[in-house]
Transfer RNA from a Gammaproteobacteria bacterium, 72 nucleotides, folded computationally. RNAcentral holds the sequence, with entries from ENA. Lineage of the source: Bacteria > Pseudomonadati > Pseudomonadota > Gammaproteobacteria. It matches the Rfam family "tRNA". By type it is a transfer RNA.
RNA sequence: GCAUGAUUAGUUCAGUUGGUAGAAUAUCUGACUUCCAAUCAGAUGACAUGGGUUCGAGUCCCAUAUCAUGCU
Numbered sequence: 001g002c003a004u005g006a007u008u009a010g011u012u013c014a015g016u017u018g019g020u021a022g023a024a025u026a027u028c029u030g031a032c033u034u035c036c037a038a039u040c041a042g043a044u045g046a047c048a049u050g051g052g053u054u055c056g057a058g059u060c061c062c063a064u065a066u067c068a069u070g071c072u
């Protein structure tokens, strides 16, 4: 330098044919407990960045950034 793949919540991962983004864990609040832990209930929190297509984009297209693999 070229090719391929990945980037979604603090963390680990889903998201099918484009149609209002979920889980686990963590954090916070409450219940339970003499207190803590555990358990139960609830809440908070995210689509790497910038454009394009579309009535509508996490999803399709382009560029950029970071990471991984392969080739040279």
Stems, first nucleotide, its partner, number of pairs: 001071007010025004019055001027043005048064005